[in-house]
Molecule: small-subunit ribosomal RNA
Organism: uncultured bacterium
RNA sequence: AGAGUUUGAUCCUGGCUCAGGAUGAACGCUGGCGGUAUGCCUAACACAUGCAAGUCGGACGAAUACCUUCGGGUAUUAGUGGCGGACGGGUGAGUAACACGUGAGAAUCUACCUUUAAGACGGGAAUAAAAAACCCGAUAUGCCGUAAGGUGAAAAGAGCAAUCUACUUAAUGAGGAGCUCGCGUCUGAUUAGCUAGUUGGUAGGGUAAUGGCCUACCAAGGCGACGAUCAGUAACUGGUUUGAGAGGAUGAUCAGUCACACUGGAACUGAGACACGGUCCAGACUCCUACGGGAGGCAGCAGUGGGGAAUCUUCCGCAAUGGGCGAAAGCCUGACGGAGCAAUACCGCGUGAGGGAUUAAGGCCUAUGGGUUGUAAACCUCUUUUUUCAAGGAGGAAGUUCUGACGUUACUUGAAGAAUAAGCAUCGGCUAACUCCGUGCCAGCAGCCGCGGUAAGACGGAGGAUGCAAGUGUUAUCCGGAAUCACUGGGCGUAAAGCGUCUGUAGGUGGUUUAAUAAGUCAACUGUUAAAUUGUGAGGCUCAACCUCAUACCUGCAUUUGAAACUGUUAGACUAGAGUAUUGUAGAAGUAAGGGGAAUUUCUAGUGGAGCGGUGAAAUGCGUAGAUAUUAGAAAGAACACCAAUGGCGAAAGCACCUUACUGGGCAAUUACUGACACUCAGAGACGAAAGCUAGGGGAGCAAAUGGGAUUAGAUACCCCAGUAGUCCUAGCUGUAAACGAUGGAUACUAGAUGUUGCACGUAUCGACCCGUGCAGUAUCAUAGCUAACGCGUUAAGUAUCCCGCCUGGGAAGUAUGCGCGCAAGCGUGAAACUCAAAGGAAUUGACGGGGGCCCGCACAAGCGGUGGAGCAUGUGGUUUAAUUUGAUGCAACGCGAAGAACCUUACCAGGGUUUGACAUGGUAUGAAUUCUUUUGAAAGAAAGAAGUGCCUUAGGGAACAUACACACAGAUGGUGCAUGGCUGUCGUCAGCUCGUGUCGUGAGAUGUUGGGUUAAGUCCCGCAACGAGCGCAACCCUUAUUUUUAGUUACUUUUCUAGAAAGACUGCCGGUUAUAAACCGGAGGAAGGUGGGGACGACGUCAAGUCAGCAUGCCUCUUACACCCUGGGCUACACACGUGCUACAUUGGGUAAGACAAUGAGAUGCAAUAUCGUGAGAUGGAGCAAAUCUUUAAACUUACUCUAAGUUCGGAUUGUAGGCUGCAACUCGCCUAUAUGAAGUUGGAAUCGCUAGUAAUCGCAGGUCAGCUACACUGCGGUGAAUCCGUUCCCGGGCCUUGUACACACCGCCCGUCACACCAUGGGAACCGGUCACACUCGAAGUCGUUACUCUAACCUUUUUGGAGGGGGGCGCCUAAAGUGGGGCUAGUGACUAGGGUGAAGUCGUAACAAGGUAACC
Repeated sequence: AGAGUUUGAUCCUGGCUCAGGAUGAACGCUGGCGGUAUGCCUAACACAUGCAAGUCGGACGAAUACCUUCGGGUAUUAGUGGCGGACGGGUGAGUAACACGUGAGAAUCUACCUUUAAGACGGGAAUAAAAAACCCGAUAUGCCGUAAGGUGAAAAGAGCAAUCUACUUAAUGAGGAGCUCGCGUCUGAUUAGCUAGUUGGUAGGGUAAUGGCCUACCAAGGCGACGAUCAGUAACUGGUUUGAGAGGAUGAUCAGUCACACUGGAACUGAGACACGGUCCAGACUCCUACGGGAGGCAGCAGUGGGGAAUCUUCCGCAAUGGGCGAAAGCCUGACGGAGCAAUACCGCGUGAGGGAUUAAGGCCUAUGGGUUGUAAACCUCUUUUUUCAAGGAGGAAGUUCUGACGUUACUUGAAGAAUAAGCAUCGGCUAACUCCGUGCCAGCAGCCGCGGUAAGACGGAGGAUGCAAGUGUUAUCCGGAAUCACUGGGCGUAAAGCGUCUGUAGGUGGUUUAAUAAGUCAACUGUUAAAUUGUGAGGCUCAACCUCAUACCUGCAUUUGAAACUGUUAGACUAGAGUAUUGUAGAAGUAAGGGGAAUUUCUAGUGGAGCGGUGAAAUGCGUAGAUAUUAGAAAGAACACCAAUGGCGAAAGCACCUUACUGGGCAAUUACUGACACUCAGAGACGAAAGCUAGGGGAGCAAAUGGGAUUAGAUACCCCAGUAGUCCUAGCUGUAAACGAUGGAUACUAGAUGUUGCACGUAUCGACCCGUGCAGUAUCAUAGCUAACGCGUUAAGUAUCCCGCCUGGGAAGUAUGCGCGCAAGCGUGAAACUCAAAGGAAUUGACGGGGGCCCGCACAAGCGGUGGAGCAUGUGGUUUAAUUUGAUGCAACGCGAAGAACCUUACCAGGGUUUGACAUGGUAUGAAUUCUUUUGAAAGAAAGAAGUGCCUUAGGGAACAUACACACAGAUGGUGCAUGGCUGUCGUCAGCUCGUGUCGUGAGAUGUUGGGUUAAGUCCCGCAACGAGCGCAACCCUUAUUUUUAGUUACUUUUCUAGAAAGACUGCCGGUUAUAAACCGGAGGAAGGUGGGGACGACGUCAAGUCAGCAUGCCUCUUACACCCUGGGCUACACACGUGCUACAUUGGGUAAGACAAUGAGAUGCAAUAUCGUGAGAUGGAGCAAAUCUUUAAACUUACUCUAAGUUCGGAUUGUAGGCUGCAACUCGCCUAUAUGAAGUUGGAAUCGCUAGUAAUCGCAGGUCAGCUACACUGCGGUGAAUCCGUUCCCGGGCCUUGUACACACCGCCCGUCACACCAUGGGAACCGGUCACACUCGAAGUCGUUACUCUAACCUUUUUGGAGGGGGGCGCCUAAAGUGGGGCUAGUGACUAGGGUGAAGUCGUAACAAGGUAACC
């Protein structure tokens, strides 16, 4: 210090998440030692038991026990009395407050302690008794009062004594306590008004003391937007934690303050309390009881139950420190000092060290070579921190003696023996660390992104590695990172964010100058800011944690003194801001009244006579009762063409025919005046489009709703015909808009250029223009600068200042609720639960568009011929079947793999068989190999018999073959083409696809490759921040057309032909066009002319395209079977549908006869002539030929004759009979021949295919496969041989440029809403049930105070009494806790039903948005 995550990629905005530190922690796994700390955060829930506050006999009597010299003494202590139980210890419920923090202050008190002064006399009385208990008198430095005067104290004890302790009064100090004030101290305005003792005064009371603290009277104040009141939450601080800091969060332990002590109230005593271990009352709870009545309060230390994720021993000691009492000894002290438990935290130590390779075994991985675990182990040598045992042994003790809980202490010495001691998490990225196996969107993981659907570095296990280490991970919480609330330190054109606009109050800010002041500001001094903590420097425990000392810090507050620049304040002056006056000027600025013409509609009248109107096309509608059209006249309402403009005016909304009246503002110029009067503006007020509402008018046109007609699958729409509110006016209301420049207002500064509006001036002119300058507007471009980019750019989104408003992830939601406004509609203010990891801005590259431009292609058009109809052939789907093996499925599957299924092929089915196998390699044994025959069987096979002894040799043996046995293994046309290689199709023979360097851009990227021409072409030229290059194009290659030449035989031959070699064509020449280029057009010559024709050749890539069944191959599966052999069957089935073809439907034809002309090819298991036989297929036989020599009738065509428009002399399907050929075998299931039979079909609907020249069309020939053939297929060959192309509007496909985009799996994209289902949270809701707060009333304990005519009464007084004063009790009164009643406020929970929201798998209906999204979208 950053990182991950939105995208195909980029930059930005913005949220979410992570890495760090911390904790009074908890949980999982694990666990050796020591030191130092810490340990109920939850139920201020309830508590058994023990202890936590006593002490003094030197205050007092008395009692008991003991001793006695009987005088008394000693010991103990229930009671009286004194002091202390107000400290110490606990807890954080309440409290938003002078409670706390900090700094000041005056009207106070203070036991014990310090210092000073004076004094302590006399009397009385209670209790069982006495007293330092209690009462009274006297006295006084005290107090009150101006004074006179009044008031007002005491106690003894010990000791032989000195004296000590105690006492009273007054003063004093220290410490403590009470009170007052300034400042600071959480959240909410969906809490805006609160307050009657309330605010002040006078008088009185009360208090230690001020004071409405209390009472009476008087006045009507006091607080509040600088947030009162109310509600919620909370003890506060030093500090702690985090952070660079500023800040944020927090308030355990330690320390200061406060509050509380079962809940509520109250006082008493006392120096001090309204009192944790005191009292009284009320309440709840618990316990005891003889039922009459009593007792109690762990938020003290331990401990128990309960709650909880969770927090310890019913320990030792007063040895130390401190406290209470005491003269002291001493007693008491769960304060405290210690120990125990807990890895709860921090710190330290250890679990061994050195050597040791055959890199052992085992594990894991492997390419089988090895690698790794790993010097790790074993083994050898050494050490003893730690552990165990034994011995010694402090300091802590002050106070020369005595006193140690800790303590079998720390520490030291000796002995034994590597001995007693390592785990946890992680290993996809962030983030250090990788492989195998298992699993197969399952099980599971996950902090975020995400992983898992058969090769998972992400799940589980293993091996290995990494990190930390007596711990390690997880969870929770806080800060950080987060500049993500921004003071330091953010923003608001488009990402969230400028109020619709203006006026203006409080507030904030404010021109030049002089003087004063000193509030702000600055400086110095002083006081305070507790200690501890933190920082720095030292020191002490072996180090450290820890402890001690010193110093710094404590940024704050206050006092005093000073400075006077700036801000403020006061007084004065100025004119540049602002304003007023004057002279002009432009304008759709506003309000009111009047006037005008064009158009529309309606009405009246005329002409006229069949349609009009409307649309993509129609229909509804109007019209012979006379429409539309046209002419004339009349009426009504609304709006104002041209001018007209990135022109004008207005604060905005907005404003447009003309005239008049009234009114507001702006601008320019000039001088004069006022003299900072200014800017902005929370609340507040005014205006505010359209729609809408109320009342009254008005209503021509247009037109929500509505009706009808169309369109459509539907059409509650778009289109058409009608049409009501409304639109218009008057008076009110509403108060919102994408109210937009998505840009708040003011002021100042910062290059220019070009338009345009208004005014003034100058030049010029007779004048108006023109030109120039200044001010004020309004536009376009652009520099610097800014910006994420787009863009802005003197009209800033630049540079600065001031003021206001607003924002803080998306959704839920501008919703709910509360409140305010409104007649209503609704508007303003305005959340949360829940849910997601994004949502978003700008720009980039693609892709796409029912966007645009340019261009090409048998793409259309122009033509020729087909398919689709018939029959047949063939392939596919479907169906059937035991099986009909399988793959290929838009173009780019379907006469395709298959260049040939009767058996074989063959992969399928049925049946019969085999199991190291039909085939390969290796071991052992036997045998040559091999051939023939018989039986059985459908065959495979099984059984038996016979023949046969080979080859090489170093004489051991070897090679080949066969059989048997056992195991490794063979085998699979089984799966996955979505694990693959290779090969192929397709876009497409389309003209594209890229790179290096440079430049531009923050970047993705761009440029080059775009532009102007041109081409078949990214072909070439020109231009250009590009310059070059590569893969493609073209050319080079083959073939063909012409010529020359060489050679050649199988031919008779010049030509031809065959095989080589060479020439030829390059826009080379001429003319024109273009830009003088590239190029195009025309011409000449030439066999051929502009790539001459054809072929091979297929860029980067796309389609998870095709193929595991050509082959190869990973993984998975089968192994007496999914392997292998055999026979038979099937692949040839057949209601049907589709594709590709053949033959036809006839006269451009059929039949018969005669005649002519090719080329490519093939041939020995072959091609086969002449000849003979047969109607023929073919047979017999066989010349010739391993082939320019032999084998093959080309057909269409020509000539002649016949047929004559018909289902025919067309057409040949189908079927019968008889034959031929191949082959072990033609039944399923071959081909051919003859004869007989003679079906459909008379040119083919919608639709659709091929072809631009030797092409289409048409005609035959050959070949491969092959025994034969289903070939009408396929691949080649030649013969005959056309028509048309105006052209690019349209259909299809493609290329380039541009544009829009919410698409990027890329339009077969994305995506919206209702409905249905499940789950989740929320709102409303008749009502039900709690909590809390204040108020009103009733009742009213204890208690203080007041009062009292009742009653009782030791001290004092007295006239001695039935006295007085004073006091107690009782009664009464005020106040008042708890309780009760009542209506309210706030708030929690439940709730039939109901509403919307969110999330869910591939549900339903449509297709609203994104492209012109198919009606532009949106407010």